Small-subunit ribosomal RNA, 5' domain from a metagenome, 514 nucleotides, folded computationally. Model confidence (mean pLDDT): 84 of 100. RNAcentral holds the full RNA, with entries from SILVA.

[in-house]
Context: one part of a larger RNA
RNA sequence: GAAUGAACGUUGGCGGCGUGGAUUAGGCAUGCAAGUCGUGCGAGAAGUCUUUUGCUUGCAUUAGACGGACAGCGGCGAAAGGGAGAGUAACGCGUGGAUUACCAACCCCCAGGACCGGGAUAGCGGCGGGAAACUGCCGGUAAUACCGGAUAAUAUCUCAGAAUCAAAUGGUGAGAUUCCGCCUGGGGACGGGUCCGCGUCCUAUUAGCUUGUUGGUGGGGUAAUGGCCUACCAAGGCAACGAUGGGUACCGGGCGUGAGAGCGUGGCCCGGCUCACUGGGACUGAGACACUGCCCAGACACCUACGGGUGGCUGCAGUCGAGAAUCUUCGGCAAUGGACGAAAGUCUGGCCGAGCGACGCCGCGUGCGGGAUGAAGGCCUUCGGGUUGUAAACCGCUGUCAGUUGGGAGGAAAUCGCAUGGGGUUCUCCCUGUGUGUUGACCUAUCUUCAGAGGAAGUACGGGCUAAGUUCGUGCCAGCAGCCGCGGUAACACGAACCGUACAAACGUUAUUC
Repeated sequence: GAAUGAACGUUGGCGGCGUGGAUUAGGCAUGCAAGUCGUGCGAGAAGUCUUUUGCUUGCAUUAGACGGACAGCGGCGAAAGGGAGAGUAACGCGUGGAUUACCAACCCCCAGGACCGGGAUAGCGGCGGGAAACUGCCGGUAAUACCGGAUAAUAUCUCAGAAUCAAAUGGUGAGAUUCCGCCUGGGGACGGGUCCGCGUCCUAUUAGCUUGUUGGUGGGGUAAUGGCCUACCAAGGCAACGAUGGGUACCGGGCGUGAGAGCGUGGCCCGGCUCACUGGGACUGAGACACUGCCCAGACACCUACGGGUGGCUGCAGUCGAGAAUCUUCGGCAAUGGACGAAAGUCUGGCCGAGCGACGCCGCGUGCGGGAUGAAGGCCUUCGGGUUGUAAACCGCUGUCAGUUGGGAGGAAAUCGCAUGGGGUUCUCCCUGUGUGUUGACCUAUCUUCAGAGGAAGUACGGGCUAAGUUCGUGCCAGCAGCCGCGGUAACACGAACCGUACAAACGUUAUUC
């Protein structure tokens, strides 16, 4: 000099864009953060309309239509998105390869198929238990839920012959080869698993380490290779090119600095990895050993009728604690993205926005011109004057920003509904045209009305380094200080005043890196 996720002191007008729990991966009240589909299924409350009957205009009641709440079965999603960096010195990451050793839901393409049957179960009804959480027995019901049989290749398996494996013809609709779905196989796309070469901090005041250890054979297991596991056999394997141990640490793209080489660093953003109260385990599934799933153990906390239960903010806000230190218990799904759905749409603390903080960078403003009697006041003085200083007053202007009034493109003419035309063999689907109606949480470029210099300057320094000095006070005291050093009665170095210098909505200090 440059830099920072900074903090502290003094000061503080506006805006844009960024950025903000670095410490206790310490504990958490409350709300929200993952649902959706009625075009898979049974059932169906409130309510509305019509209707029958009875009585007092209203009420009760019968039947029908509409309507669709809550809950349930079923499907898909919940493995994404969001957070954190504890662990990890490792095929974790980076880079380049391998997979004749692999998987793959949703999506796309191609080929083929979807036949005949069956038994349950939740919801529901009845009867119970329990303070609650929840739960038992009996009865009966549906499906794109579940099961059996058939069919069976280009699949699996096999030397061959043989053998083996499926489905929902369900939904919508008047009507399905055509729309949405179901099953099998092949290919693709997206994504993932596994393996290998090379690279990847300090320590030898850590020198030896290893028994599933190193290799083989058989078997098991996995989507898949493999001591991954197991039985047997052999006795190997690693290491001064640093094994083993100890310490520290997520890694990269990048970022800071520097002429570069390098050194330092990994916050925000992007990619990968790992974690989800602590430890262990599997289940479901295309995918997890699963942040807001399950089981067990532990610590902690809460409820209890003492029998027993419940919970997991390293999601968004917020709270306590610790700390030098880090924000709102905000608005909206309008945009973008995601889940579900045929769609309308619903959900989305992802996201988009607003709020707070000079935390950072950038921009703008705090006026402009004239004005000498060089006013008053302050300070200095050789008492003549000098300086503050065109500074002020005063005169004349301007109107940025902030304030006030009214408009306003744009972030969307995208999306979506209805009507209608055309095309694709098709009134259901798709594409497209026209008309009409509709969707902005939040922000706002810019224009405009009004008023008036009005509302807007500080901080550090002035001995040398280093730009800028005088007076007074103090008297080795009080104090200053980055280094050299100042202060013991004339201190340009302490404190104050005036004046000056530098930077400026900031200026200094501290810490850290180059």